[in-house]
């Protein structure tokens, strides 16, 4: 450095329910856990979705690229 455990310390939080924001996709706070070793960040490429169809928007928990990070058994 890769890599990754029936390890340790911790972290995040799908569906669903409630409040708020948004035309919507969706976002956000609370509850809740299906999962996650980057389920941290980032719309650069692909992809999906929405619309008021525009030189518009959403999704990072769809796959890549890029950036950053805790721990240390085996290899």
């Nucleotide at each position: 450095a890769g890599c990754g455990a029936c390890a340790a310390c911790g972290g995040c939080a799908a569906a669903c329910c409630c409040g708020c924001c948004g035309c919507a996709a969706g976002g956000u706070g609370g509850g809740g856990a299906c999962g996650c070793a980057a389920a941290g960040c980032c719309a650069c490429g692909g992809g999906a979705c929405c619309c008021a169809c525009g030189a518009g928007g959403u999704c990072a928990g769809c796959c890549g690229a890029g950036c950053u990070a805790c721990c240390g058994a085996a290899c």
Overview: c-di-GMP-I-GGC riboswitch aptamer from Cellulomonas fimi ATCC 484, 75 nucleotides, folded computationally. Its Rfam family is "c-di-GMP-I-GGC riboswitch aptamer". Gene Ontology term of the family: cyclic-di-GMP binding. The same sequence occurs in records of 2 taxa.